[in-house]
RNAcentral holds the sequence, with entries from ENA and MGnify. Transfer RNA from a Fimbriimonadales bacterium, 76 nucleotides, folded computationally. Lineage of the source: Bacteria > Bacillati > Armatimonadota > Fimbriimonadia > Fimbriimonadales. Its Rfam family is "tRNA". Rfam's curators write: Transfer RNA (tRNA) molecules are approximately 80 nucleotides in length.

Parts: sequence; C1' cells; structure tokens
RNA sequence: GGGGCGGUAGCUCAGCUGGGAGAGCGCUUGCAUGGCAUGCAAGAGGUCGGCGGUUCGAAUCCGCUCCGCUCCACCA
Repeated sequence: GGGGCGGUAGCUCAGCUGGGAGAGCGCUUGCAUGGCAUGCAAGAGGUCGGCGGUUCGAAUCCGCUCCGCUCCACCA
C1' cells in the first nucleotide's frame, strides 16, 4: 500500500428486503421477606465511530475518513 471482518445502552450482542432503536446482564424505584439474596412490576440510560451524499424517509444504500482484528504485497 491492497483485500476481508467488526464499531449500536455501563458490559456482551441482535436488528432479516430502507419506515417501531431493541434483548440479556448491570443500574434506579416500588411491592413481597425481620434483613440479605431472590422473585415480581415499573423506570432511567443511545447524536447507531465521524463527515458528506442518495431518498419523502438511512443503524441499514453510496463516497471519504478514524479505530480494532486479520490476510496479502512491499522494504529491511
């Protein structure tokens, strides 16, 4: 330098063919228990790595770019 994969909640990840942003764990509150653990119910938490473009509409498509993993090439 070229190719591939990945980046979404605090963590691990899903998101199928463009239209509702989600799950588990964690966190907060309430109830049950004498208390902890636990169970049940409710809730908070996100500029979907960044910028730009296409579109009525983008996490999803296109371009550039940053970071991580990996393969190849080059130099030594």